[in-house]
Context: one part of a larger RNA
This record gives sequence, structure tokens and C1' cells, in this order.
RNA sequence: GGUGCACGGUGGAUGCCUUGGCGCAGAGAGGCGAUGAAGGACGUGGUAAGCUGCGAAAAGCUUCGGGGAGCCGCAAACAGGCUUUGAUCCGGAGAUGUCCGAAUGGGGGAACCCGGCAGAUUUCUGUCAUCGCGGAGUGAAUUCAUAGCUCCGUGGAAGCCAACGGGGGGAAGUGAACCAUCUCAGUACCCCCAGGAAGAGAAAGCAACAGCGAUUCCGUCAGUAGCGGCGAGCGAACGCGGAUCAGCCCAAACCGGAGAGGUGUAAUAGCUCGUGAGCGUUGCCUAUCCGGGGUUGUGGGACGCUGCUUGAUCCGUUCACGAGCGGGUCGAGGAGUUACAAAUCAUCAGGCUAGUGGAAGGUCUCAGGAACGGACCGCCAUAGAAGGUGACAGCCCUGUACGCGAAAGUCUGGUGACUCCUUUGCAGUGUUCCCGAGUACCACGGGACACGUGGAACCCUGUGGGAAUCCGGGUGGACCAUCACCCAAGGCUAAAUACUACUCUGCGACCGAUAGUGAACAAGUACCGUGAGGGAAAGGUGAAAAGUACCCCUGUGAGGGGAGUGAAAUAGUACCUGAAACCGUGCAUCU
Repeated sequence: GGUGCACGGUGGAUGCCUUGGCGCAGAGAGGCGAUGAAGGACGUGGUAAGCUGCGAAAAGCUUCGGGGAGCCGCAAACAGGCUUUGAUCCGGAGAUGUCCGAAUGGGGGAACCCGGCAGAUUUCUGUCAUCGCGGAGUGAAUUCAUAGCUCCGUGGAAGCCAACGGGGGGAAGUGAACCAUCUCAGUACCCCCAGGAAGAGAAAGCAACAGCGAUUCCGUCAGUAGCGGCGAGCGAACGCGGAUCAGCCCAAACCGGAGAGGUGUAAUAGCUCGUGAGCGUUGCCUAUCCGGGGUUGUGGGACGCUGCUUGAUCCGUUCACGAGCGGGUCGAGGAGUUACAAAUCAUCAGGCUAGUGGAAGGUCUCAGGAACGGACCGCCAUAGAAGGUGACAGCCCUGUACGCGAAAGUCUGGUGACUCCUUUGCAGUGUUCCCGAGUACCACGGGACACGUGGAACCCUGUGGGAAUCCGGGUGGACCAUCACCCAAGGCUAAAUACUACUCUGCGACCGAUAGUGAACAAGUACCGUGAGGGAAAGGUGAAAAGUACCCCUGUGAGGGGAGUGAAAUAGUACCUGAAACCGUGCAUCU
């Protein structure tokens, strides 16, 4: 020096464990903010570095409930306190809430600096940003006016937020085995805006001679018909089956009213009609506003006429009488707060935000540190889910099945108050009126439709031209005819659908510390970077600290030897198990 065996050191694999993750489902909630948010800075404890809580009233204050013996957070200790006159703790409501931050008196290099006014003073408190909206005053160029300026009022806006939604913009890597049309893709990304959903939505729609009847979503139709350097690829609809279902309101014609402008002085004008009396710038026209009316495609409505039909009562309509018309009240009927108008309150029921009751097991000369194991004899069960307890517990503890419960706040639903509608409507008829205009439509240029200009309709529109009102107009994939379907150029609308930052509950042929979140631990921490940004490692003594009194060696060390605790100390905080590499010691053997 090699090899083998044994015993150690080092190291932290493996096994076991789980406080943390991951995913799914069902409910809830779907927002917070000038009453100052989200997020922070700095403070705050007797001793206090970090986390948590809180805010100069600072690990807290008040009150109303719950609860019932201990408590002063993680987190020990000392000191000092609180508590059956009910603390700590849990829940509802409130008070306080420094400074920054939309940040808003002005400034600013966030958490700082400097002011005005009022009260009461350098100290304290309140107030002072901008824009919008409403009102008033003043008032240019420029006469009126307008802009502007000033003031008053103001439950308005702003900023934050995971995904889902609508809109405005909008790539490239890639694929096409190159690449340019094309694809990726209207994707990623940027911006604006909103809601708990959004958007869409009650046919100027489909269909095809038979019919359907708003929208949305799912399945199918169907990888079909088509589109396509007919390449790569892209890719419907009708119909059918389901989920869910809900329909409405304006504009206009016409009638009435208001104030304004124009015209108009007595007339064949007007004041509902008949008769008589009377009034009169009343009247007429124009535009605006308000109320009624009206909303459709077997065309609808207005207006006029005709026919049938109508609860009671009061008032008005220049006056009187009659007819007619308009309005109010009562009665009758109906509806309603998600659209079709809109607000609030009361009451009842149920839920949520603390809780609470809740069955039934013992023994032993058993082995063991410990019984939840074994043996023996029992019991409960609407409860044999689960977790804990010194090993494996239905009956030890927390629970579980099944019940019960709220002073306060909040949500949902029912009822009532309340509010609204009808109380004249229907039918017929017509030389009358209305039925959404720079619109439809056309041309050119684009976009979007599964559809790349194609025979390219339909839909949207940048430029130009530019209709009609029912004897009207659009569509049915160029276009024309016939036929059919439908009424654009105004608006609202629940549900079925999408998503989950957040709360609760449950589950998993999901992970088990190099896994699972980056993060089971002071984790978006330490650390790195000027910055945007990047971004770790790190779990386990024991049933219980019982965490080794005392003695010895030593540097008043480190470490160790005794002693003691413990079932175990080769469980000693560098702590469960403790593999391998690697480093030793002893023995054996070989050279």
C1' cells in the first nucleotide's frame, strides 16, 4: 500500500409524518372610494428586533348579544396587573383613526416643506384643488348678444380591483417544408367604457308554394355546402332535438294648453251645436315646450260619418235651457317596483353574521414507559364521518346523526299600506291626413359576412349624387318577371350563458418538503440589479422539557467523561429514521 471483516466519523438519501399547496363541485358575494379607498410610511407593549393587531383614545375604547374561568397575541421569562360586580375570548353596532397615497389650500425628490381665512394665539380645530350640473350677477371684440369673469348651491365625477363583457386600434415568431396573396388572427398587446353579468333581442327575419314566429346558450346538421397561390388551410346556414321563455314604450297625423314672434281694428273671422243675449285683439300663421292621442303588416293610426253598446254623483264649458264634450270623487274590476310610471313604510316567514343540547364501558396477578392492544363480560346507534388523547377508541375528549337559538345588523320571499290603469269600446265606411331623410337607393374606395372581387347578393360606411308615404317601401345570393315573406332609417327588456380576486361547506385512483404555490419556516423575505426586474435556501428531540442538579478535564473555552431525567440520550436542542460517496481505528491476510 491492496483486500476482507468489525466499529466509528462525516453526510443527509430513504421510510414514516404534515401545519402548506393543487384541483373540482355547490352555495354566497360580485365591488371598494372625497363620510378619503386599494396600498403604504411612521409610530404603538413595563422590558420589544421581527410578524400580527391597533392609531397620539394606538396588542386597544364604548355599547348590545354569546360565553362561563381563567387571562395580559406569535413567545419563554421577570416585574406588575385584570377577573363570578362575569374578565380574556367570539359576533353585531359605534367611537378614535398620525402622515403619504385619486390626494384635493400651494409646493414637492411619496410619507416632507410653506401658507390664507375663521374661532381664540407660533402650538389646537375647521376650511380653502379641478371639472361637471343648477342658479344669480357682471360683461369684450360688436348695437343686441355671446365668450369670458365673479359669486352661491350641489348625496355628481375622479382613484383602485382576479377573470368574465362591449367598443376603438392592432402585430410578429409560426404554417405554407422558400415566399409575396393566404395563415397564425381580429389572436397577443395598447386604449376607452360597463355590469354582476355584459352584449343581443320582439322580424323591412327565415323558408319555399308547406310553413315557422324576439334574443341567447348547448347538441346535431357537418368537417357537409362552400371559400382557397382550389396550396397550406379556412369553414357555415336551413332544418331538427333541448335549456330558458315576456313582452313593451316612443316619433308623426289630430286635439287642448302655455309663453314668444308675425299678421290682423270689425268682416261671410272666433268663442261646441240650436234659440236669444253677450264678449272680443279674442282670432289666424310660424317655431318651441307641456298634456292627451297613437304604435301596426289578415296594413295600422288620425279625422269625418254610420250602426251597436255605456254604474252613481259633483264641477266646468261667456250667460239661460236642452244635447254634446272635458275634469274630479265614490263604487266595481285589474296590475305593479327586472322592461312596459315610480317611491317608501309596516308586518310575517326563512336565511346569514356568535352559539347551544346531543346516546353508550368497565375489569384484569396480561405483556408494555404509556392501552386506544389482548382476554373477559356489557352497552349506544336518525350518531360505526373525522380528528385528538403516552400504540389501533362507536361508548375518554372535540365532534357526528338529529334538534334548538339572536339584543343588533343584513339578505330573500309573502301580505298589507301605497301607486298606477280601465269605467266607453267594437264593427263598417272614405276623392282627406300621418306612418322615423341627406335616410333608402346608386357610383367609386374599403370593411365585415365561412365567402380572398368572384356571377357576389345581404350588412357597415369614407367621397359624390340622391327618392317615395300604402296605387308606398325592403328582402328572397348578380339581374328581370311572377309569387311569397316582411315594414328600415327611434328606444327599453328578466331567464337560460361567461367568469371567480373574495367568503363558507364538501370532495379527490392530486403532491407529501429537489414534490406540491416562488413561498408548509420572519417569502415576494434574504440577496442581486442604477432601474424595469430577478429571486432563493430553510419542516420533524420527546408522550411530557422531565432541555442533563452536582463532580471532573479544559483557555472562567469548544468539546468531552461521570452522575441524573427518560421506555430510549448512538432521542441532548448540530436532536426521528440515518443509505452512499468520502475520512479514520482495530483485527485478519497478501506483497